[in-house]
RNA sequence: CAGCGCACGGGAGAUGGCAUGCCUCCCCGAACCGCCGCGAGGCUGAUGAUGCCUGCUCCACG
Numbered sequence: 001c002a003g004c005g006c007a008c009g010g011g012a013g014a015u016g017g018c019a020u021g022c023c024u025c026c027c028c029g030a031a032c033c034g035c036c037g038c039g040a041g042g043c044u045g046a047u048g049a050u051g052c053c054u055g056c057u058c059c060a061c062g
Stems, first nucleotide, its partner, number of pairs: 009027005016053005022048001034043003
C1' cells in the first nucleotide's frame, strides 16, 4: 500500500408516519428502484418482518 474479516458509524430493503434489546444487504461507480405480457393491456401489497397510525379497498351494523 492492497486485499479480506470484525467493530463503530452512515445508508438501503416496489408509494406515507412512528416504533423495535428484530432480520437482511450496501459502504457512494454501492445496497435499492414489484410482477405478467410481443404489444395492447393486466395483477398483488402502504411492512424486509412485527405493532400502531394515516390513506386506499371489501363486508356488516347504526
Fluoride riboswitch aptamer (crcB RNA motif) from a Gammaproteobacteria bacterium, 62 nucleotides, folded computationally. Model confidence (mean pLDDT): 82 of 100.